The prediction has a mean pLDDT of 76. A computed fold for a 119-nucleotide RNA from a Burkholderiales bacterium, annotated as Glycine riboswitch aptamer. It matches the Rfam family "Glycine riboswitch aptamer". Rfam links the family to the GO term glycine biosynthetic process.
RNA sequence: UUAACGCCGUCUGGAGAGCCGCUGCCCCCUUGAAAAAGGGCGCGCAGCGCACCGAAGGAGCAAACACCGCAGGGGACUGCGGUGUGAAUCUCUCAGGUACCAAGGACAGGGGGAGCGGC
Numbered sequence: 001u002u003a004a005c006g007c008c009g010u011c012u013g014g015a016g017a018g019c020c021g022c023u024g025c026c027c028c029c030u031u032g033a034a035a036a037a038g039g040g041c042g043c044g045c046a047g048c049g050c051a052c053c054g055a056a057g058g059a060g061c062a063a064a065c066a067c068c069g070c071a072g073g074g075g076a077c078u079g080c081g082g083u084g085u086g087a088a089u090c091u092c093u094c095a096g097g098u099a100c101c102a103a104g105g106a107c108a109g110g111g112g113g114a115g116c117g118g119c
């Protein structure tokens, strides 16, 4: 000094899948002086079960690369096998989530900031 990428704020956009069952609690209605009983479930809360979703997070791996062994080759190297590294919006579904709204949200874009890196 600052273009891109990454990082930190900020603004904007941003998907999917259960009006399932059981239990407990709360709420509402009726009866009752009360305790309580009966009913409604009220898209209430929590737990469990089953089903489902993938876009917080987490896990898995292909090419490729590195190393080792064997074989071939004069060599560069090639082939096979093994080990390691190895991405995603792919796969898994541990976690998370499953009406609308809200929340969350990978990712994308705008603007700002500090540092790394580069020069």
Base pairs, nucleotide, nucleotide: 001118002117007113008112010110011109012108013107018050020049021048022047023046024045025044026042027040028039029038030037031036051098052097053096057094058092059091060090064085065084066083067082068081069080070079071078072077